[in-house]
Molecule: small-subunit ribosomal RNA
Organism: uncultured bacterium
RNA sequence: AGAGUUUGAUCCUGGCUCAGGGUGAACGUUAGCAGAAAGCUUAACACAUGCAAGUCGAACGGUAACAGAAAUAGCUUGCUAUUUGCUGACGAGUGGCAAACGGGCGAGUAACACGUGCCUAACCUACCUUAAGGUAAGGAACAACCUUGGAAACAAGGCUAAUUCCUUAUAAGCUCUUAAAGAGGAAAGAUUUAUCGCCUUAAGAGGGGGGCGCGGUUCAACAGCUAGUUGGUAAGGUAAGAGCCUACCAAGGCGAUGACGGAUAGCCGGCCUGAGAGGGUGGACGGCCGCAACGGGACUGAGACACGGCCCGUACUCCUACGGGAGGCAGCAGUGAGGAAUUUUGGACAAUGGAGGAAACUUUGAUCCAGCUAUUCUGCGUGAAGGAAAAAGCUUUUCGGAGUGUAAACUUCUUUUCUGGGGGAAGACGAAUGACGGUACCUCAGGAAUAAGGGGCGGCUAACUAUGUGCCAGCAGCCGCGGUAAUACAUAGGCCUCAAACGUUACCCGGAGUUACUGGGCGUAAAGGGUCCGUAGCCGGAUAUAUAAGUCUAUCUUUAAAGACUGAAGCUCAACUUCAGGAAGGGGGUGGAUACUGUAUAUCUAGAGAUAGAAGGAGGUUAUGUGGAAUUUCCGGUGGAGCGGUGGAAUGCGUUGAUAUCGGGAAGAACGCCAAAAGUGAAGACAGCUAACUACUACUAAUCUGACGGUAAGGGACGAAAGCAUAGGUAUCAAAUAGGAUUAGAUACCCUAGUAGUCUAUGCUGUAAAUGAUGUAUGCUAAGUGUUGGCCUUACGGGGUCAGUACUGAACCUAACGGGAUAAGCAUACCGCCUGGGAAGUAUAGUCGCAAGACCGAAACUCAAAAGGAUAGGCGGGGGAACAUACAAACAGUGGAUUAUCUCGAUUAAUUGGAUGAUAAACCAAGAAUCUUACCCGGAUUUGACAUCCUUGGAAUUUCGUAGAAAUAUGAAAGUGUCUACCUAGUGUAGAAGCCAAGAGACAGGUGCUGCAUGGCCGUCGUCAGCUCGUGCCGCAAGGUGUUCGGUUAAUUCCGAUAACGAGCGCAACCCUUGUACUUAGUUAGAAAUGUCUAAGUAGACUGCCUGGGUAACCAGGAGGAAGGAGAGGACGACGUCAGGUCAUCAUGGCCUUUAUGUCCGGGGCAUCAGAGGUAAUACAAUGAGCUGAAACAAAAUGAAGCGAAGGAGUGAUCUGGAGCAAAUCGGAUAAAACGGCUCUAAGUACGGAUUGUAGUCUGGAACUGACUAUAUGAAGUUGGAAUUGUUAGUAAUGGUGGGUCAGAAAACCACCGUGAAUAUGUCCCUGUUCCUUGCACUCACCGCCCGUCACACCAUGGGAGUUGACUUACUUUGAAGAUUCUUAAUAGGGAUUAAGGAGAAAGUUGACGACUAGGGUGAAGUCGUAACAAGGUAGCCG
Repeated sequence: AGAGUUUGAUCCUGGCUCAGGGUGAACGUUAGCAGAAAGCUUAACACAUGCAAGUCGAACGGUAACAGAAAUAGCUUGCUAUUUGCUGACGAGUGGCAAACGGGCGAGUAACACGUGCCUAACCUACCUUAAGGUAAGGAACAACCUUGGAAACAAGGCUAAUUCCUUAUAAGCUCUUAAAGAGGAAAGAUUUAUCGCCUUAAGAGGGGGGCGCGGUUCAACAGCUAGUUGGUAAGGUAAGAGCCUACCAAGGCGAUGACGGAUAGCCGGCCUGAGAGGGUGGACGGCCGCAACGGGACUGAGACACGGCCCGUACUCCUACGGGAGGCAGCAGUGAGGAAUUUUGGACAAUGGAGGAAACUUUGAUCCAGCUAUUCUGCGUGAAGGAAAAAGCUUUUCGGAGUGUAAACUUCUUUUCUGGGGGAAGACGAAUGACGGUACCUCAGGAAUAAGGGGCGGCUAACUAUGUGCCAGCAGCCGCGGUAAUACAUAGGCCUCAAACGUUACCCGGAGUUACUGGGCGUAAAGGGUCCGUAGCCGGAUAUAUAAGUCUAUCUUUAAAGACUGAAGCUCAACUUCAGGAAGGGGGUGGAUACUGUAUAUCUAGAGAUAGAAGGAGGUUAUGUGGAAUUUCCGGUGGAGCGGUGGAAUGCGUUGAUAUCGGGAAGAACGCCAAAAGUGAAGACAGCUAACUACUACUAAUCUGACGGUAAGGGACGAAAGCAUAGGUAUCAAAUAGGAUUAGAUACCCUAGUAGUCUAUGCUGUAAAUGAUGUAUGCUAAGUGUUGGCCUUACGGGGUCAGUACUGAACCUAACGGGAUAAGCAUACCGCCUGGGAAGUAUAGUCGCAAGACCGAAACUCAAAAGGAUAGGCGGGGGAACAUACAAACAGUGGAUUAUCUCGAUUAAUUGGAUGAUAAACCAAGAAUCUUACCCGGAUUUGACAUCCUUGGAAUUUCGUAGAAAUAUGAAAGUGUCUACCUAGUGUAGAAGCCAAGAGACAGGUGCUGCAUGGCCGUCGUCAGCUCGUGCCGCAAGGUGUUCGGUUAAUUCCGAUAACGAGCGCAACCCUUGUACUUAGUUAGAAAUGUCUAAGUAGACUGCCUGGGUAACCAGGAGGAAGGAGAGGACGACGUCAGGUCAUCAUGGCCUUUAUGUCCGGGGCAUCAGAGGUAAUACAAUGAGCUGAAACAAAAUGAAGCGAAGGAGUGAUCUGGAGCAAAUCGGAUAAAACGGCUCUAAGUACGGAUUGUAGUCUGGAACUGACUAUAUGAAGUUGGAAUUGUUAGUAAUGGUGGGUCAGAAAACCACCGUGAAUAUGUCCCUGUUCCUUGCACUCACCGCCCGUCACACCAUGGGAGUUGACUUACUUUGAAGAUUCUUAAUAGGGAUUAAGGAGAAAGUUGACGACUAGGGUGAAGUCGUAACAAGGUAGCCG
């Protein structure tokens, strides 16, 4: 110090989230020790038990308990019993002091409660200190005690003492009244004889009461509050001022500088955070305040309206003999309850402090200590050194290894800690006294021994792999992970981080400059009030003097201590504690300074205003003034069938005469041309002409006043259209409404009608996208151009200047767009407004309004975005340009028929699988009878049909049986090889290679899944002209430029221009075929020539030449030429798109299978058939069919398990035959259409050939289902609906031929040649492509996005007949104690006033519940439409 998150990407605005620090915390996992701290934040809820305030016998009467002494009695002669206040002492009691401190809690309190600083001549003060004086005399009562009553509490009667109470005396320097004089008012004694007390007065110290200035929460959706209220006079009251109280008088007092009211809250020193300014907080420690079950009251006292006192009321709890009584832990422990949550019913008065006492001493849950708790902070430890190219285990792997890892083991060492033993404090003072504590600390021994976990590892954020799971289970702070290869879930290994802790949750500050004083904004992101006037307020021109309030400065004082900071010191260090020092800032007093601000006075003219002059304008108001054109309507004439309206129509009008046209009349509204970037006005707004009234502006002059000014909360006025009220008016237009169309519907768009309204007057409303989306005012900061009004000047072209208005543009500003002297620039003053999106400008409350509605204006809940500008694409029922068999023109078809074939569907034991718009469907498949074959049924087999390795045996191999459908099983016979070495030299032995058989296991195998894990290959856009890069330049950036523009081309082809200059992949060319010529060679072609031909090379074409156009590129025409502008055809397919296709060609990751999903065999199926679709073949006939022939002309392929000639046989398929040919030699092999002749004569035929019967041929183990032949049969079909396909020249169409596959099986596919057209030389209408531009709310990119109702579920909220609480206020009634007062002899009793509380009936505020109801939000794929985004298909939006 920042980071993540809106987008395809970018900048900006803006919210959300994270990293840091903190806590009186809690929860989860884990846990060795020590020190210092802290520990009911919730129920100011209720409390069992114990303790927390006593003390004094030197104030007193006394003697219940204890001890002693004495006396008496009994006897066991040292014991027991009794008596005596005699003594030490002392229960209960009288009396004194204390109990008002100390300790707890924070309910109340928004207040002089607190903080800070002053004042008190308006006050009090026990104990303590200092000083002065005094202490005489007399009397009385009530406890204790006794008696009686009572359960108790206690009550009644009787006796008595005092430092208890009363009276008298005395009285100063006391008090009162005062001129003087005068009046009033006190005491207590005890005793050990030395002290302690008592009374009066004065002073001090410490403490307290009262008053005032200033300071610190929130809501204005609380705007008016107040009757003792504000002041005065008099009496009263208090320690003391005062409406503190009472009577009378006056009518004041407070308030937008926020009264009154509501909500919340103890305040402060401080604490946390922050760079600071600030923000949050007030637990522990310290100061102040308030409170003591809740409410009220006084008494005593120096002090209380009193936590462990009293009285009364209320609620609750307890005791009771039922008659009555008792109590108050927010003291310390502790209990219950509540809660996420907070400790021991401990020790000691040893220390410090308090109370009493003369003192000893007593007492003290204050305090000092200990116990519990990782609650916080701090410190220490869980071992140290050595130890492998590195054990095992675990994990991973590319199988080689790598990691854990010097880690362990092992060796040596140490002992903080731990365990045991020994010693042992300080804290204590002149003496005694130590709870803590046998503690801290010291020392000896033992032994690595007793001691590590938590969280995380997708990014932010340090740290990665494997397995499991499969949008499941789960994770998640934000973004987001998970749908079969998850670094994000779970587990493991490894790693990162902190560490006796680590995480999570909650809250605070920070980051957040997202409330902006420091330090933000408002044209389009949220945000300028619709406009002006003006009150308060804030701000304010020049000069001088005075003053010194603000301001600056010096000094004094205060801001308690603690804390914080700096420096030391003490606990082994630290935390902690102690000592010393110093502030800053704030408040108050005094002195000084005077620039600025303020105040006062005087002066000035530059601001402002006035005056004068000559101008200006759709400024405003009024008019029973006025004008013409148009519209409608009425009357009359002409006229005669339609008019009107639309995309096209219809409704409507019209023969009762419309529309059209001419003439005349009426009415109302609006003002053409002029007219403009023009003018005026504060804005809204203002337009024929005239008149009257009225307001304003700029200019010029520099005559007058002399700062008179700026802004403006509240307030006031004006304020389009629509709307409301009343009265008129009503021609046009026209919500509503009606009808006609359109449409799936059409409550719309279009048409025909048409009422409010539109107009006038008078009122109301008070809003608009009331916009320049830009508040008002003033000053300053380049230019240029147009224009309106004034003035000056002029050589009349013009120039200067002031005030407006419009455009371009510098600096500068801006997120960009843009703004730019009319600022959105640089500054100043004042006002208004904003703080994520939605909910919502909604609800409720209030104010205004006749109403409609306006103003003011939330929350719950929900999302992680919502916005703004610009960029690249894509898209548009936007625009422009160009192209394509895209259309148009033309030819032939498809869609109808029959058949073939493919697909879907259906069927089936199986009908294997894949391909499915274009880009599947005569496709994979260049050919399923078996095989193929992947499918089904049945039969077999399990190291396997196939590969590698090992062991054993055997040559291999061949032949013949038996069973079986075959696979296979089981027999028999023949056969002993090749190479190397050795020797006994052979039918020898050993080994090797190959092959066969058996066996064991590693493994084989899989056309099983995933083409959405992949490679490779392919389709498509598309043979479309595009797609990019380097450097430079522009832009904050995405990105742009280049690649755009003007031409041109088939072409991003080339040329010219140009902040671009170059380059790459594509285009083109290079390659192949073909057309012409030449050269060479010529086998097998040809009789020959080498003419054709064969096959190798070369040439040729380049807009090269000419004419015209053009800057050029290039275009048009021409010549020559076989060929002319790419000559024709092919191969060749840029960056990329479609998660396009293929795991079944092949390869391959992962998963699955292993006596089976592998392998073998036989049979079946892939060939089924109601129906649908695609692609073909053949036809429907005469441009034909059939028959016939003097009978014509190809090309390119192919042949050895082959092609197969001649000849012969058969009607024919074919058979026989076997010459020739590994092919320019031989063969298949006759090309057919064409051409000639004849028949048919428009018919379902002499067209068409399906279907079917019979008989055959060929291939093959096999033909039911292959092909072919002969004969017979002779179906549909007469040119095909909507729709749709191909083709631009040797093309379409048409005719035949060959090849591959193949035993056999082409209507398919791939090729070949023959015949051989028509039409277009255009266009962007349809379908698409390319480029430029424009709009966009699209980017999964229009098959996009997206709105609203309805239906369902859930959530929060509003209204709601009402129901039920809480609080506040005043009223009525009742009303205890106490106080005051009256009566009274009385202090008894009674009455009156005040008064907490109770009851009642109201009002207000604020909750909860509430049938029903309203809108809102959120939800997976629901329904209906399609409103918006493109001209969104009617431009959109505001009122």